[in-house]
RNA sequence: GCGAGUAUGGGGGAAUUGGUAGACCCAGCGGACUUAAAAUCCGCCGCUCAAUGCGUAUCGGUUCGACUCCGAUUACUCGCACCA
Numbered sequence: 001g002c003g004a005g006u007a008u009g010g011g012g013g014a015a016u017u018g019g020u021a022g023a024c025c026c027a028g029c030g031g032a033c034u035u036a037a038a039a040u041c042c043g044c045c046g047c048u049c050a051a052u053g054c055g056u057a058u059c060g061g062u063u064c065g066a067c068u069c070c071g072a073u074u075a076c077u078c079g080c081a082c083c084a
Stems, first nucleotide, its partner, number of pairs: 001080007010026003019064001028044005046054002057073005
């Protein structure tokens, strides 16, 4: 340099044919229980000006509507090529 693949919260991971993003699990926070702790149970758990807004690597496009389709870019992985 060429080709292919991957990118979603703190981590894993889901989302049917384009139609409520993050189900579910772990971690974390608060509470109950306990003399105290562990275990168990309940609630919360992306950002925010607290929402009727924004958010799926970044920037654009198509569409009534995009994690999903199209283009460019970035990072990583794999293969090929090049390389004395």

This is a predicted structure of an 84-nucleotide RNA (transfer RNA) from an uncultured Bacteroidota bacterium. Rfam family: tRNA. The family's RNA type in Rfam is transfer RNA. Gene Ontology term of the family: triplet codon-amino acid adaptor activity.